[in-house]
RNA sequence: CCGUGCUAGACGGGGAGGUAGCGGUGCCCUGUAACCCGCAAUCCGCUACAGCGGGGUUGAAUUCCCUCUCGAGGGCCGUUCGUGUCGAAUGAGCUGCGCGGGACGGUGUUGAAGGUUGGGCCCCACGCAAUGAGCCGCGUCAAACCCCGCCAGGCCCGGAAGGGUGCAACGGUACGGCGUUUAGCUCGUGUGCCGUGGGAGUACCUGACCGGAGCCGGCUCCGCGUUGAGAUCGCGGGACGGGCGGUUCGACGGAGGGUGCACGG
Numbered sequence: 001c002c003g004u005g006c007u008a009g010a011c012g013g014g015g016a017g018g019u020a021g022c023g024g025u026g027c028c029c030u031g032u033a034a035c036c037c038g039c040a041a042u043c044c045g046c047u048a049c050a051g052c053g054g055g056g057u058u059g060a061a062u063u064c065c066c067u068c069u070c071g072a073g074g075g076c077c078g079u080u081c082g083u084g085u086c087g088a089a090u091g092a093g094c095u096g097c098g099c100g101g102g103a104c105g106g107u108g109u110u111g112a113a114g115g116u117u118g119g120g121c122c123c124c125a126c127g128c129a130a131u132g133a134g135c136c137g138c139g140u141c142a143a144a145c146c147c148c149g150c151c152a153g154g155c156c157c158g159g160a161a162g163g164g165u166g167c168a169a170c171g172g173u174a175c176g177g178c179g180u181u182u183a184g185c186u187c188g189u190g191u192g193c194c195g196u197g198g199g200a201g202u203a204c205c206u207g208a209c210c211g212g213a214g215c216c217g218g219c220u221c222c223g224c225g226u227u228g229a230g231a232u233c234g235c236g237g238g239a240c241g242g243g244c245g246g247u248u249c250g251a252c253g254g255a256g257g258g259u260g261c262a263c264g265g
Base pairs, nucleotide, nucleotide: 001265002264003263004262005261006260009058010057011056012030013029014028015027020047021046022045023044024043035055036054037053038052039051064258065257066256067255068254069253073249074248075247076246077245078244079243080242081241082240083239085237086236087235090231091233092232094228096226097225098224099223100222101221102220104217105216106215107214114210115209116208117207118206119205120204122199123198124197125196126195127194128192129191130189131188132187133186134185135184137180138179139178140177141176147172148171149170154165155164156163157162
């Protein structure tokens, strides 16, 4: 060095989860030349040589062991963005109001602001007018008796003449009723383009004079203050997802190294 037989080993590995821990079953990743049967999630087996039991294949190397590298994928932390959720509060924003400023518009030398003076509007009293009621006036009716006149009859006095009284009727009148009215008187009024006098007042309208350049609006913008509601932004908590950074485990792949026994030539 070659051949034959055998042995250790291998026949997948990893992550998360779970566990005192390890491995497995289930999930995920990777990967394949990737054995078979039985067991098993409040589970199964084991204890640092950390699945067990049975069977099979391969076997000292492309396949076993170690180191380095690469890095699929997973875990954790930080940061940032987004979505939705819970909470607090009143910073921004929003609503209303006030003040100031800008722009704009209107008005103003055919005279603004401001001032003086007068009138109206407002109040009181009176007058006038209107209107209503009443009174007065006029007409008419109108008292069984307790009103008047005249009083038939009646009654009374008288010898008589005559006198007296007086009901009804008749005539009239009072109270009152009804009607009417030009005027007159009294009282009242949701009355008046009415008048006179007085008052109040400058809110409003308006006249005149002085004055000599501003005044007004709030469509819109900005600032300040205040008010109200709610949760749009902002703030805080936790959830999910994406990006970035760090850390940890790490499959496949790559490089290097290591590992027998017996017999024969």
Description
Bacterial large signal recognition particle RNA from a Candidatus Methylomirabilota bacterium, 265 nucleotides, folded computationally. The gene name in the source record is ffs. The same sequence occurs in records of 2 taxa. Lineage of the source: Bacteria > Bacteria candidate phyla > Methylomirabilota (SeqCode). Rfam family: Bacterial large signal recognition particle RNA. The family's RNA type in Rfam is non-coding RNA gene.